Model confidence (mean pLDDT): 83 of 100. Transfer RNA from Candidatus Staskawiczbacteria bacterium RIFCSPLOWO2_01_FULL_38_12b, 72 nucleotides, folded computationally. Its Rfam family is "tRNA". Its family is annotated with triplet codon-amino acid adaptor activity in the Gene Ontology. RNAcentral holds the sequence, with entries from ENA.
């Protein structure tokens, strides 16, 4: 310079157009003399940014940024 994949919670992923979740951490409660263990609950998210389609975008489309493989 030219191709493709990825980007959604603190961390690793789900989610293919109709209410943004799950494990793990984190806090609070139970239990126990007390701590780990288990239970049960709270919290935490401009879904990478910017336009476009749509009655409705995490999801379709362009364009731009980041990472990360290939070609040259």
């Nucleotide at each position: 310079g030219c191709c493709g994949a990825u980007g959604u919670a603190g961390c690793u992923c789900a989610g293919u157009g109709g209410u943004a979740g799950a494990g793990c951490a984190a806090c609070u409660c139970u239990u126990u003399c007390g701590u780990a263990a288990a239970g049960a609950g709270u919290a935490g998210g401009u879904c990478g940014c910017c336009a476009g389609u749509u009655c409705a975008a995490a999801u379709c489309u362009g364009g731009c940024c980041a990472u990360c493989g290939g070609c040259u």